[in-house]
């Protein structure tokens, strides 16, 4: 520090995800030791049990019991009962403490906390310092005794008693209060200080070593606290207004003290957009985590503060509490009970239950530190110190070290050679941290003794490698790869994504990588994320400029001078607790941990200083702004009037059959007279030409002409004011169209609606009608793709060229022109900016100020709530859920019912066909035991197959064989062996087996070959052409496809290859940021055509010939003319056998179609192994209602038949071609010459001549069938070809549609060959013979090439994609309601308690001789009030029949809306 992920690729925007660190964690697997820390985050839920706050006898009265001395009585032990002394449990009175320490975070958004101050408005027990005092009296009361009630808790009555308990009196240094005066301070008032007078006001004793400890009053200190204030720190405006003790005053009360803190009266204020009030959430801080920092998150442990103690309320005591282990009351809960009443509060330490993913021992000790009490000894202390449990965290250590290659065994992989685990192990040598056992043994303790931890740490001896390794990962990110299994299954997954038979992604194994007593996962936080941007982002098109203007608050603001010192800057001082953090030094063996020192840390306070800038005050200026004056243009706005053209309607005339409308029609109108045309009239709306990227306006918007009213703008002069300015949240106004309300108006147009068409449908597009509306007035609505998708203002930064309105100048008779300048409006363009497109003085450049807005897509321009509206609706505006993208710009392709240019038998022009018939062949389908398999639009279908009766043959049925029909290796066996083979059985294969009968080498043992047996293996036309090689088809013989260097672009890419011409051609020329090159084109090759030379087996034949076959020549736009950029080239001509590629062939660029072929061959993997192998017989591939494809033969007279007659070429031939002769009507047969071939074999046919037939199902046509034959072959039944005789079907030129062909071509005619025994060949492939027609042309159909354009396509239009409906799942809105929660309010009721009133009842201290009084108490009353009840509302949650839309889901249904001109351009508002 970055990386992955949108796309075919690119740049960008933007989200999602990952790598890091952290944790009071939890879970999975695993687990040796030690140190230091940490450990209920949930139920502030409920708690059994024990402990957590007592202490003081030196304040006081009792005094159980014990010890001791001494009596008395009794029988010893001893018991009972007296007296003295010592000791002393226990309770009580009294004092101090219990308000600390410890826990928790419920509440609290607050002066609660932090920080800095204030208190002249305050308090302070114990402690310290100082001053003064401590005199003299009195009355009670617990304990105790007696008695009563009660289960208990506890209580009543009577009696006795003490005090440092309580109460008078005296004294008054002082204090308090009142009055008077003085000082001095303050913003101010004193409640500050001082003096004087008056009144009031204290005390307690105890011990004793005689010194202490106490007590009272006052002043001061230290420490602690109360109260007040500035500033700081959460979310929400879908909470915008809140408030009646409320704000203030006067007086009173209350408090330690200020204060509406409380009350009475007066007054009407106070808070709020700098966010009041309300709602939600939350203890705050030091700090902690992360981060480069700024920040963001957090508030466990430790420290400070606050709050709380079952829930709520209240006071008492006290220096201090409204009191965790106190009191009273209410409530809930739990417990006891004799049912009458009582008791309780672990958020102290342990512990229990519950909740939860989850959090420990009912331990030891007061030895240390600290606290309470005490003079002290001491007692108490779950504070604390320790121990226990837990890898929960951090830190440290170990599980051994060295040598050790037959690289052991074994595992895994393998190309079978080997590789790897791996020096790893074994083995040898060594060590002992740790472990086990033994011995010693602390510091922590102070003047002595005293140690829970602890026989611990540590030291030492002995033993023995001994006691000690796991976990996650290995597709990319991200370090680490193979095998097997699985087969979109099982599963994985943080994101992208893996898995559908060769998975480095699943599972297992081997190997490897990471970390290591841990390793992974999950959760959460920060980081990466500059993805909320202060540091440090944006808004033309990616999300984002309010539709526009005015304008309050706010923010910002020109030049000069002086002042001030709020901001700002600097210094000093104070403070910012400790811990923590950083640095230095030290202590535990190191570290973690810890001690000491220094530093850092605040928008803080006080003070001094500075004065540039900002602010403030004062004065001035004119460049901003505004005004006066003089000119100018304009569809700027409002009102009134007025004009002509056109449409429609009405009246009348002329006139007759149509008109209108469309792609074509129809509906409609018209003989009741339309349309057309002429004249007249009515009415409404809109203003042709001018008219212009012309003008005006803030925007919306504004268009005939005239008048009235009225806003703004520009120019000139530089006269006036003197910063008066800019922007603008909230607010106010304007605001197209549609729409709404009321009333008018209504010609044309025209939603809805009706009709006609179109269509599969057509709720549309087209047509005929037609109502709201469009128009006017007034009032609403307030939205638009309200767009320049670009907020406003100001300044600065090259130019060029139009246009509109001014001014000045030059010039002119005048008008133009030209120059300069200001304002507006366009285009091009520099720098610069931008992701690119583009913008570019009218900025999207460079800057400043202000406002608005954005933060992934969908959900959602939505819901709920608020506001506005008559309504429609507008505005403000979420969440759940869901996706890994959604986007922008540009690029290359592909595509378009986009455009341009061009080509091709593509169309057109022609000729012959196919499609109809019969037959042949192939295919589909069907059938079958099998009809083997493959090929399937063009590019399958007379294709693989250049030959299916058996064979072929792969299929079916049946019968056999199992190392096999075939190959190789190893082992063993075999001598009449291998091999041949009569006979018999059998359908054959096969079985049997008389008889015959071998070979090579040799060291003479044997070996090889053969055969047999066994083991390895063979075999497979079984699967996968989507695992492959090779080969092939197609686009297409189309003219294209690329590269190097350079250049342009951030880049994908572009350029070159585009352009202007030209060509069959990316062929060539010219131009050009390109210059060259490669694969293609062309040429080189073969062949035909002409000539020459050479040769002559054969042939003709007797030589300048034909022919054969070898080598040459020839053609190159070379020559001429024209056209042309005088380039390429084209047109014409000459010559020539041939002319512009002379004809034909071979030759097929980069690539496309997962095209075809595993069945031609080869081949990975899988499957099979007495079968999916192999052998055999028979059958099948030849089936047949039908459909298609390719052909043959025809339908006839341009013909058929008969007779005669003429002319080829390519080829083939020895198990062959076969002359010739004879036989047969013939197929053919018999004999047989020649030929291994220019030698021998092979009739050409159409044609021509003659005859016949005469338009008919025929003398056309030949299917079909019968009979008889021939040939091949082991064999023609299924299933061959051919021959003869007989038979003589359909068919009279073929619907829609469709094919081939541009010249020696089509068409017609025959001949040959391959395969092959034969042949279903009419096929295929060659050969020659005869030999046409037509092409105006490129509009259209098909295919292709180039350029360009649009694109939401890239699997590329056979693309993409939208909405309803149906089904499932999920979350959510509405909803008659139902059930809760929270905080208030109104009324009723109202405990305890303070305060107030009353107090006839009661009462020791004081007064009084007494009566009585003072004072107090009970009781009662009142105010307040927790809680309870009733009620109507508010906010909020759950649930709800039904209902609304939404998201997602495998290949559902219907259509085709959008993307191309998407087939009606699309989109926005209504």
């Nucleotide at each position: 520090a970055g990386a992955g992920u949108u796309a075919g690729a690119u740049c960008u925007u933007g989200g999602c995800u990952c790598a890091g660190g952290a944790u009071g964690a939890a879970c999975g697997c695993u687990g040796g030791c030690g140190g230091c820390g940490u450990g209920c985050c949930u139920a502030a839920u409920a708690c059994a049990u024990g402990c957590a706050a007592g202490u003081c006898g030196a304040a006081c009265g009792u005094g159980a019991g014990g010890c001791u001395c001494u009596g008395u009585a009794c029988u010893u032990a001893g018991u009972a009962u007296g007296g003295g002394g010592c000791u002393g449990a226990a309770a009580g009175u009294g004092g101090c403490g219990a308000a600390c320490g410890g826990g928790u975070g419920a509440g609290u958004a607050a002066c609660a906390c932090g920080u800095a101050g204030g208190u002249g408005a305050c308090c302070u027990g114990c402690c310290c310092c100082a001053a003064a005092g401590u005199g003299g009296g009195g009355g009670a009361u617990a304990a105790c005794c007696g008695u009563g009630g009660g289960a208990a808790a506890c209580c009543g009555c009577g009696g006795c008693u003490a005090a440092u308990a309580c109460c008078g009196c005296a004294u008054a240094a002082g204090c308090u209060u009142g009055c008077a005066c003085c000082c001095g301070u303050u913003u101010a008032g004193a409640a500050g200080g001082g003096u004087g007078c008056a009144a009031g006001u204290a005390a307690a004793g105890c011990c004793u070593c005689c010194g202490g400890c106490g007590c009272u009053u006052u002043g001061g200190g230290a420490g602690g606290g109360g109260c007040c204030u500035g500033c700081g720190g959460c979310c929400u405006a879908u909470c915008a207004g809140c408030u009646u003790g409320u704000c203030g005053g006067u007086g009173a009360g209350g408090u330690a003290a200020u204060g509406g803190c409380u009350c009475a009266c007066c007054a009407a204020g106070g808070c709020u957009a700098a966010g009041a009030c309300g709602g939600g959430u939350a203890g705050g801080g030091g700090g902690c985590g992360u981060g480069a920092g700024a920040g963001c998150g957090u508030g466990a442990c430790c420290c400070c503060c606050c709050a709380c103690a079952a829930u709520g309320g209240a006071a008492c005591u006290g220096a201090g509490a409204c009191a965790c282990g106190g009191u009273c009351c209410a409530u809930a809960c739990u417990c006891c009970u004799a049912c009458g009443g009582g008791a309780g509060g672990c958020a102290g330490c342990a512990g229990u239950a519950a909740g939860g993913g989850a959090u420990a021992u009912u331990g030891c000790a007061c030895a240390a530190u600290g606290g309470g009490c005490g003079c002290a000894a001491g007692c108490c202390u779950g504070a604390u110190g320790c121990a226990g449990c837990a890898a929960c965290g951090c830190c440290g250590c170990g599980u051994g070290a060295g040598c050790g290659a037959u690289g052991a065994a074994g595992g895994c992989c393998u190309u079978c050679g080997g590789g790897u685990c791996g020096u790893a192990a074994a083995g040898c040598u060594c060590u002992u941290u740790u472990c086990u056992g033994g011995g010693g043994g602390a510091c922590g303790a102070g003047c002595a003794a005293g140690g829970a931890c602890g026989g611990u740490a540590c030291c030492u001896c002995a033993g023995g490698a001994a006691u000690a390794a796991g976990u996650c990962c290995c597709g990319g990110c991200u370090a680490a790869c193979u095998a097997c299994g699985u087969g979109c299954c099982a599963g994985c997954a943080g994101c992208c994504g893996c898995g559908g038979u060769a998975a480095a992604a699943c599972g297992u194994a081997g190997g490897g990588g990471g970390c290591g007593a841990g390793c992974g996962u999950u959760a959460u936080c920060c980081g990466g994320a500059u993805u909320u941007a202060c540091u440090g982002g944006g808004c033309g098109u990616a999300a984002a400029g309010c539709g526009c203007c005015c304008g309050c608050a706010g923010g910002c603001g020109g030049c000069c001078u002086g002042g001030u010192a709020g901001g700002u800057u600097g210094g000093a001082c104070g403070u910012g607790a400790a811990a923590g953090c950083u640095c230095c030094c030290g202590g535990c063996u190191c570290a973690a941990c810890u001690g000491g020192g220094a530093g850092a840390g605040g928008u803080c306070g006080u003070u001094c200083a500075a004065u540039a800038c900002c602010g403030c005050c004062a004065g001035g200026c004119u460049a901003g702004a505004g005004g006066u004056c003089a000119g100018a243009a304009g569809a700027g706005g409002g009102g009134a009037g007025u004009g002509g053209a056109a449409u429609u309607c009405c009246c009348g005339g002329u006139g007759u059959a149509g008109u209108g409308g469309u792609g074509g029609a129809a509906u409609g109108c018209g003989u009741a007279g339309a349309u057309a045309u002429c004249g007249g009239g009515a009415g409404g709306a809109a203003c042709a030409c001018c008219a212009g990227u012309g003008g005006c306006g803030a925007a919306g918007g504004c268009g005939g002409c005239u008048c009235c009213c009225u806003g703004g703008u520009c120019u000139g002069c530089a006269c006036c004011u003197g910063a008066c300015g800019c922007u603008c949240a909230u607010g106010g106004g304007c605001g197209a169209a549609a729409g709404c309300g009321u009333g008018g108006g209504g010609a044309g147009c025209a939603a809805a609606c009706g009709g006609g068409a179109u269509u599969a449908g057509a709720u549309a597009c087209c047509c005929c009608g037609g109502u709201a509306g469009u128009c006017c007035a007034c009032g609403c609505c307030g939205u638009a793709a309200a767009c320049g998708a670009u907020g406003g203002a100001u300044g600065c930064u090259a130019g060029g060229u139009g246009u509109a309105g001014g001014u000045g100048g030059u010039g002119u008779c005048a008008a133009c022109u030209c120059c300069a300048u200001c304002u507006g409006u366009g285009c091009c363009g520099u720098a610069g900016c931008u992701a690119a497109c583009g913008c570019g003085u009218u900025a999207a450049g460079c800057a400043u100020c202000c406002c608005g807005c954005c933060u992934g897509g969908g959900g959602a321009c939505u819901a709920c709530g608020g506001c506005c509206g008559c309504a429609a609706g507008g505005u403000u505006a979420a969440a759940a859920c869901u996706c890994a993208a959604a986007g922008g710009a540009a690029u290359u392709g592909a595509c378009g019912g986009g455009g341009g240019c061009c080509c091709g038998c593509a169309c057109a022009a022609g000729c012959a066909g196919c499609g109809g018939a019969g037959c042949g062949u192939g295919u589909g389908g069907u059938u079958u035991a099998a009809u083997u398999c493959g090929a399937u639009g063009c590019u399958a279908c007379g294709c693989g197959a250049a030959g299916a009766a058996c064979c072929u043959u792969a299929c079916c049925u049946g019968g056999g064989c199992u190392u096999g029909a075939c190959a190789u290796g190893c082992a063993c066996g075999u001598a009449g062996u291998a091999g041949g083979g009569a006979u018999c059985c059998g359908a054959a294969a096969g079985g049997u087996g008389a008889c015959c009968g071998a070979c090579c080498c040799u060291u003479c043992g044997g070996g090889g070959a053969g055969c047999g047996u066994g083991c390895a293996c063979a075999g497979g036309u079984g699967c996968u052409g989507c695992a492959u090689g090779g080969c092939u088809g197609u686009c297409g013989u189309c003219a294209g496809c690329u590269c190097g260097u350079g250049u342009c672009g951030u880049g994908a890419g572009a350029u070159g290859u585009u352009g202007g011409g030209u060509u069959a051609a990316g062929u060539c020329c010219c131009g050009c940021a390109a210059c060259g090159a490669g694969c293609g084109c062309a040429a080189c090759c073969c062949u035909c055509g002409u000539c020459g030379u050479u040769a002559g087996u054969u042939a003709c034949a007797u030589g300048u010939g034909u022919c054969u076959a070898a080598c040459g020549a020839g053609a190159c736009u070379g020559c001429c003319g024209g056209u042309a950029u005088c380039a390429a080239a084209c047109c014409g001509g000459a010559g020539g056998a041939a002319g512009g590629u002379g004809g034909g062939g071979a030759u097929g660029a980069c690539g496309u179609c997962a095209a075809g072929u595993c069945a031609g061959c080869a081949u990975g993997g899988c499957c099979u192994u007495u079968a999916u192998g192999u052998c055999c017989a028979g059958g099948g591939c030849u089936a047949c209602a039908c459909a298609c494809a390719c052909g043959c033969u025809a339908c006839a007279a341009u013909g058929g038949c008969c007779g005669g007659u003429a002319c080829a070429a390519u080829g083939g031939g020895c198990a062959g071609c076969c002359a010739c002769a004879c036989c047969g009507c013939g197929a053919g047969g018999u004999g047989g010459a020649g030929c291994u071939a220019a030698u021998c074999c092979u009739c050409a046919a159409a044609g021509c001549c003659g005859g016949u037939c005469u338009c008919a199902g025929u003398u056309c046509g030949g299917a079909u069938u019968g009979c008889a034959g021939u040939c091949u072959g082991c064999a023609a039944c299924u299933c061959g070809a051919c021959u003869g005789c007989a038979u003589g079907a359909a068919g009279g030129c073929g619907g829609a549609g469709u094919u081939g062909c541009u010249a020696g071509u089509a068409a017609c005619c025959g001949c040959g060959c391959g395969u092959c025994a034969g042949c279903c060949a009419u096929a295929g492939u060659g050969c020659g013979g005869u030999g046409a027609a037509u092409a105006c042309g490129u509009u259209c159909c098909c295919g292709g090439g180039c350029c360009u354009u649009g694109u939401a396509c890239a699997c590329a239009c056979c693309g993409c994609c939208c909405g309803u409906c149906a089904c499932g799942u999920c979350a959510u809105g509405g909803g008659a309601g139902c059930c809760g929660g929270u905080a208030a309010c109104a009324c009723c009721u109202g405990a305890a308690g303070u305060c107030g009133g009353u107090g006839a009842g009661c009462u020791a201290a004081c007064c009084g001789u007494a009566a009585g009084g003072a004072a107090g108490c009970a009781g009662c009353c009142g105010c307040c009030u927790a809680g309870g009840g009733u009620g109507g509302g508010a906010c909020u949650g759950g649930u709800g029949a039904c209902u609304g839309g939404g998201a997602c889901g495998a290949a559902g249904u219907c259509g085709u809306a959008a993307c191309a001109a998407g087939g009606u351009a699309g989109c926005c508002g209504u």